[in-house]
Molecule: transfer RNA
Organism: Paramuricea clavata
RNA sequence: CGUGUAGCUCAGUUGGUAGAGCAUCGAUUUAGUAAUUCGAAGGUCGCGGGUUCGAAACCCAGCCGCG
Repeated sequence: CGUGUAGCUCAGUUGGUAGAGCAUCGAUUUAGUAAUUCGAAGGUCGCGGGUUCGAAACCCAGCCGCG
């Protein structure tokens, strides 16, 4: 200096209340497995503080991990 968002890889527009793919689980299908199709679950957005009606986003003599 850069980076940290779901188990993994990553999106997330000018701040408006969080998503995709893969994986997992269930159903479907099959003699059975895989594949297909449908559905479900899964996140204190690293921690703390500040600004704001509202923060994943902006700010910090900050703290922690990684490069």